[in-house]
A computed fold for a 1364-nucleotide RNA from an uncultured prokaryote, annotated as small-subunit ribosomal RNA. RNAcentral holds the sequence, with entries from ENA.

């Protein structure tokens, strides 16, 4: 230069932090599930280095050699079917087996081993090194074997044995030695092999000598490439592995070796290694690179590449240039096969292929045509290296799978508010193409050589062979039916998978009901599941999608970059100090660290960047660039080392003073407890919530003198003193540590920190021996209690206390490691010095200790010069809870335990600060009939009601703490009813549409419980524009009615409660990371968040109050059915005439406002008075704030989903809802003189009367009956009762109480059996004030009396209204 850095969900009621845990990304030799059209490039046993059947992978050279088994061809010879067979001749060409030579140490497969100089990265010297290249020199001349083979023998094989013959480039010597090796420097040692080509002269034994050419061969030196060995840094985990080490370390001498060396012997020495981590142990090939990742890092070591090791296990040499040799040999073990039992044979971790193993990995394929390699002089032969082709979507990269048009928005499919949406231009249609797959053709490139033959050049004596070079020319292709290209013809052969709550794109419907199921996390499913199954619709990838596995990211949860330790984990209990680590000022030297250049190396291939080739890409391919490392050298000297001199600011010594519960030992004092003697003294004493155990008449408790012993030091006394910490406390003496101040003089960095070690370390506890007063674990007894191994009380061992030894641990705490530096104040206090004729509660300094407090830190809480600011030094600790500071080893200890310190498994949290609510047998303030003072009840008794629960054919249903229970129910004999048996109906009792018929509608009868059936009688309607319309009956059809069936946990609406409590909220501003706070907190006042002050808040709304009804008191209007004071009239009732004055009636209005006085108070406001019908919201209603309690109600009502349709709907008649062992709630009547019985008088106010209320009057003992005046109402109807007064009852189960029963009526009603109410006689139960418990009430209230509504009658003793 380029590239480049991202979150989220889960902990709470809601916040911020801390901290785990998930997930979105990318990857991969993968693996599994659906699905799968085509090609290119790659990859394909990660697991048992388990075992392997069968084939192949290493041979080659006759131009080294003696040959000729086999083939082939010439040539001779024999048979004869004269064109065959057979012998036969090494004569060619060739070659089996053997001698020899090169190669089998390359190439290929595996990662067991191995923590190593084994890799890697820089170097180093004491070495070899065939083939290859250059160079210089040689290649003379002998010799003896022995395998092929014969031949004879052994043994099933495998192999062998002995006798014979024979060649070489096999072997072994002479000779030469330039260089070579050795050496005592005289000297001594050592070598060779030949075979092929061609050929004028000349020789020849006719083989050839002899020339040359090519190959080979010996000797040296010299490159190149190879190996072989040394060394520096690097190279996993574990200390719960701490010491190891006799060839061990090192020297001397030999010996080995290609070379250095304990590599090996012998001797001497006694060393070496190790906390910078040896030794032991577990793991693992290493490394370029691969993969994340911003990067630093992490993980990885498959394919390619470098390097090592292995090659059934273990050892072991030998050949040889090079092995301790994967397809060599020898030994020994496993294991397999063959055998004649005597013995043999093998080694797939070469390529294929087979079994096992496993989630899982391919053909027993074809070529040497290419590159490459061994051999050969070449042809050539040999290569499971390679090259190719096959099987696998395993990967990555390209392609298709159809393109235009095409609304009747087709049919279907989902949903639906029932209109329409959507699917969806998507389909058909109709027009176009034709990739790729198919048919059948046409065809590159991958070949460049070698051979043969021309020309030329080097070599030669040569125009011959031989080497080159350039022309010609034969030919060589496993893939392969290649690639490519054009041709036919059809849209024609080609689309799947996940997902759709939220993270995280995409949503409805069914069905299922905490079932079946999902699930990465959080989590979903219990009858309306966008979270299960399915469908329709969608999203997101796409010949591939999803899951698992695995690694990095995110993860700053290991923090080098990059984290922290007061309360989230996480400062050792605490000094002293050893290694190390870090270290004041000033000059000089050095250049090890630094810093800069400049080489040399860092393989190739990978990545990165410019090109280039395959149609692109991916693949291939040039170049460059990076390899951030190390090594040689050189330049700088500022900063750290290091080395040399100096200074005094840190550090330390000297002097002279100070103050302290600093430590150690001896001695001492007084007051308290207890004891024990002795006196006085008499009946308790002690304890406690209240006992009671204990002690005491044997003389306690208390008192008064004596002693006797042990332990702590009241008062001073203080966020005072001292000390590293734990500590530490009368007073004296005597030994000792340390701070601190002040002034000078002195050493010259002597310093800080401090793993490992050392000391010191509170209470328990231990081990010896003493002591023992008091207290007091355990333990005993008393209490208390459900219980009391406890709290409280009475004793009471250990142990507290001295000596001397262990122990090592505490919330050992400032929860705060130690040293220095710095960085605003203010106010106490301890110590000691200093100033001042302002002597003070001065001033100013220093060493301690303490409260506030400013930037500044910090999740906050808070800290804040004694830091948790800001920095620098060195340690020591943390990294989700829980298991666990545990097991297990290891030190340590008598023991009791201590120190060190896991892991399986388990959850999604588990902390920390703060916030807001709720709670508390925490506080403080206030208020309620909430206590308390009282008055009347319930709870006991009989009835009466509702309710459980039993029962039943049904006992419909529903309300269930307050806030269900005389509740819905202001009226269940039918009905009401919804319940049960029964008989009975299916468009239906009721709504709306269609068709046909008919008025509607009735009368009698008959059968039945009845509904309902059948005959029978009457009757033809209203409106009209005359067509027809409306309205009812009847049949019929289906779409629909119905449904008190289910869900109140799907819901409107209604209501209850908390509570007529005083309260619950918003805007804006303000503070705070935030949840929130403030405003509303505080001081007063008030029934009231009423109102007043105050104040980072100012204002506002809902609520409180007031406006709104009734009541009280007065004025005015009005005056009739009410009322009569005056006035007339009257038989005597406001009756009547008049009348509005009174009452009442009803309409309007005044009136109460702390408005006036007095005090009090800042003020709101209180307290007292005054007038006043009322006085401090005058009293009573409605009115119910944000919310709560899934509160009640699908059975007033509507209403969603779900159910039922000849029934779960409709109709009828009967019976239940009224049942009865018991339990409970609400009430009536009582249980008596404040009463019962008689008789007599007296005063209301709501309200309701026409199928109605019903008067006078008569009749019945009465209920009630006859009768019908007056009233549709301030006219008429209804005795108010308790009270008063009069007699009587005398305390009893009664003249109380009135249940329960028997008989006799009444009245309502279609009917009083089940099951009404009332009346008369007669019966006359139980009950003499009610345990535990509980309820209701502060004034027109409690008590205590009646009347009215709902109703045909009533269960009303019940509710509510009314007045007394």
């Nucleotide at each position: 230069c380029c590239c480049u850095u991202a979150g989220a969900g889960u902990u709470u009621g809601a916040u911020c932090c801390u901290g785990g845990c998930u997930c979105a990304g990318a990857u991969u030799g993968a693996a599994c599930g659906c699905u799968g059209g085509c090609g290119g490039u790659a990859u394909g046993c990660u697991u048992a280095a388990c075992a392997c059947a069968u084939g192949c992978a290493a041979g080659u050279c006759g131009a080294a050699c003696g040959g000729u088994a086999a083939c082939a061809g010439a040539g001779g010879a024999a048979g004869c079917u004269u064109g065959c067979u057979u012998c036969u001749u090494g004569c060619u060409g060739a070659c089996g087996a053997g001698u020899g030579g090169c190669g089998g140490a390359c190439g290929g497969g595996u990662g067991a081993g191995u923590a190593a100089c084994g890799c890697g990265u820089a170097g180093g010297a004491a070495u070899c090194u065939g083939c290859c290249u250059c160079a210089u020199g040689g290649c003379g001349g002998g010799g003896g074997a022995u395998a092929a083979c014969g031949c004879a023998c052994c043994g099933a094989a495998a192999g062998g044995u002995g006798c014979g013959c024979u060649a070489a480039u096999a072997c072994c010597g002479c000779a030469u030695a330039a260089g070579c090796c050795c050496u005592a420097c005289g000297g001594g040692g050592g070598a060779a092999a030949g075979c092929g080509g061609g050929g004028g002269a000349c020789c020849u034994u006719c083989g050839g000598g002899c020339c040359u050419c090519g190959c080979a061969c010996c000797a040296u030196g010299a490159g190149a490439g190879g190996a072989g060995c040394c060394u520096g840094c690097g190279u996993u985990a574990g200390a719960u592995u701490a010491g190891c080490u006799a060839g061990u370390u090192g020297g001397u001498a030999g010996g080995g070796u290609a070379a250095a060396g304990g590599c090996c012997u012998a001797c001497c020495a006694a060393g070496g290694c190790g906390a910078c981590g040896a030794u032991c142990u577990a793991u693992a090939g290493c490394u370029g690179g691969u993969u994340u990742g911003a990067g630093a890092g992490g993980a990885u070591g498959a394919u390619c590449a470098g390097c090592c090791a292995c090659a059934c296990u273990g050892g072991g040499a030998c050949u040889g240039a090079g092995a301790c040799a994967c397809g060599g040999c020898c030994c020994a073990g496993a294991c397999u096969c063959c055998u004649a039992c005597g013995g043999g044979a093998g080694g797939c971790a070469g390529c294929a292929g087979u079994g096992g193993g496993g989630a899982a990995u391919a053909u027993u394929g074809g070529a040497c045509a290419a590159u490459g390699g061994g051999c050969g002089c070449a042809a050539g032969c040999c290569u499971g290296a390679u090259g190719c082709a096959g099987c696998a979507a395993u990967a990555c990269c390209g392609c298709g799978u159809g393109u235009g048009u095409g609304a009747a928005g087709a049919a279907g499919g989902c949903c639906u508010g029932a209109g329409g949406g959507u699917u969806g231009u998507a389909a058909a249609g109709c027009a176009c193409u034709u990739u790729c797959a198919a048919u059948a053709g046409u065809g590159a490139g991958g070949a460049a050589a070698u051979g043969c033959u021309c020309u030329u050049g080097g070599u030669u004596a040569a125009u011959a062979a031989c080497c080159g070079u350039g022309g010609g020319u034969c030919u060589u292709g496993a893939c392969g039916u290649u690639a490519a290209c054009a041709a036919u013809a059809c849209a024609a052969g080609a689309a799947g998978c996940a997902c759709c709550g939220g993270c995280u794109a995409a949503c409805u419907c069914c069905g299922u009901g905490c079932c079946a199921g999902c699930a990465g996390c959080c989590g979903c499913g219990g009858u309306a599941a966008u979270a299960c199954g399915g469908a329709g619709g969608g999203u997101g990838c796409a010949a591939g999608c999803g899951u698992u596995a695995a690694u990095c990211g995110g993860a700053a949860u290991u923090a080098c970059u990059g984290g922290g330790c007061g309360u989230a984990a996480a400062g050792c209990g605490u000094a002293c100090g050893u290694a190390g680590g870090c270290g004041g000022u000033u000059u000089g030297u050095u250049c090890a660290g630094u810093c800069a250049g400049a080489u040399g190396u860092g393989a190739a291939a990978g990545c990165c960047c410019c090109g280039g080739g395959c149609u692109c890409a991916a693949c291939c391919u040039g170049g460059g660039a990076a390899u951030u490392g190390c090594g040689u050298u050189c330049c700088a000297a500022a900063c750290u080392g290091a080395c040399a001199a100096a200074c005094u600011a840190g550090a330390g010594u000297a002097u002279g003073g100070u103050a302290g519960a600093g430590g150690a030992a001896g001695g001492u004092a007084g007051a308290a407890u207890u004891c024990c003697c002795u006196g006085u003294g008499u009946a308790g004493c002690g304890g406690u919530g209240a006992a009671a155990u204990g002690c005491g008449u044997a003389g306690a408790u208390a008192u008064a003198g004596g002693g006797a012993g042990g332990a702590a030091u009241a008062c001073c006394a203080g966020u005072g003193g001292c000390g590293a910490a734990g500590g530490c406390g009368g007073c004296c003496u005597u030994c000792u540590g340390g701070a601190c101040c002040a002034a000078u003089a002195c050493u010259g960095a002597c310093g800080c920190u401090g793993a490992g070690g050392u000391g010191c370390g509170a209470a328990a506890g231990c081990g010896u021996g003493g002591g023992g007063a008091g207290c007091a674990a355990a333990c005993a007894g008393g209490a208390u209690u459900a219980g009391a191994u406890a709290c409280c009380c009475u004793g009471g061992u250990a142990g507290u206390c001295c000596a001397c030894g262990c122990c090592g641990u505490a919330a050992a705490c400032g929860a705060u490691g130690u040293c220095a530096a710095c960085u605003a104040g203010c106010c106490g206090u301890u110590g000691g010095g200093c100033c001042c004729c302002u002597u003070g509660a001065g001033g100013g300094u220093u060493u301690g200790u303490g409260g506030c407090g400013c930037a500044g830190c910090u999740a906050a809480c808070g800290c804040g010069a004694u830091a948790a600011g800001u920095u620098g030094a060195c340690c020591g600790c943390c990294u989700g809870g829980g298991g666990a500071g545990u097991a297990c080893g290891g030190c340590c200890g008598c023991a009791a335990g201590g120190c060190u310190a896991a892991a399986a498994c388990u959850c999604a949290a588990a902390u920390g600060a703060a916030u807001u609510g709720a709670c508390g047998g925490g506080g403080g303030c206030c208020c309620g009939c909430a206590c308390a003072a009282g008055c009347g009840g319930u709870g006991g008794a009989g009835c009466a009601u509702g309710u459980u629960g039993u029962u039943u054919a049904a006992u419909u249903c529903g309300a269930u703490g307050c806030a269900a229970c005389g509740c819905g129910a202001a009226g269940a004999a039918c009905c009401u009813u919804a319940c049960c048996a029964u008989c009975c109906c299916u468009u239906g009792a009721c709504a709306u549409c269609c068709u046909a018929g008919g008025a509607a509608c009735u009368u009698g009868g008959u059968a039945g419980a009845g509904a309902u059936a059948c005959c029978u009688u009457g009757g033809u309607g209203c409106c009209u524009u005359c067509g027809g319309g409306a309205a009812c009956c009847u049949a019929g059809u289906g779409a629909c009615a119905g449904g008190u069936g289910c869900u109140g946990c799907a819901u409107g609406g209604c209501u209850g409660u908390c509570g007529u409590c005083a309260g619950c909220u918003c805007g804006u501003g303000u503070c705070g990371u935030g949840a929130g706070a403030u405003g509303u907190u505080g001081g007063g006042u008030u029934a009231a968040g009423u109102c007043c002050c105050g104040u980072a808040a100012c204002g506002a709304g809902c609520g409180c109050a007031a406006c709104c009804c009734u009541u009280a008191u007065c004025c005015u209007u009005a005056u009739u059915u009410g009322c009569c004071a005056g006035c007339g009239a009257g038989u005597a009732g406001g009756c009547c005439g008049a009348g509005g004055a009174c009452u009442c009636u009803a309409g309007u209005g005044a009136g109460a406002c702390u408005g006036c006085c007095u005090u009090c108070g800042u003020a709101a406001g209180g307290a007292g008075g005054a007038g006043g019908a009322a006085g401090g919201u005058g009293a009573g209603g409605a009115c119910g704030a944000c919310g709560u309690c899934a509160a009640g109600u699908c059975a007033u009502c509507a209403u969603g989903g779900c159910c039922c349709u000849u029934a779960c709907g409709g109709c009828u008649a009967g019976g239940g809802c009224a049942a009865c062992a018991c339990a409970c709630g609400u009430g009536c009547u009582a249980c008596a003189a404040u009463g019962g019985c008689c008789a007599g008088g007296a005063c209301a106010g709501u309200g309701a009367g026409a199928a109605g209320c019903g008067a006078u009057a008569c009749c019945g003992c009465g209920a009630g009956g006859u009768g019908g005046a007056g009233c549709a109402a301030a006219u008429c109807u209804a005795u108010a009762a308790a009270c008063c007064c009069c007699c009587u009852c005398g305390u009893a189960g009664u003249c109380c109480g009135g249940a329960u029963a028997g008989g006799a009526g009444u009245c309502u009603g279609c009917a009083a059996c089940u099951c009404g109410a009332c009346u008369c006689c007669u019966u006359g139960a139980a009950g003499u004030c009610g345990g535990a418990a509980u309820c209701g009430c502060u004034a027109g209230u409690a008590a205590u009396c009646g009347c009215g509504a709902u109703c045909a009658g009533c269960u009303a003793u019940g509710c509510u209204a009314c007045g007394g």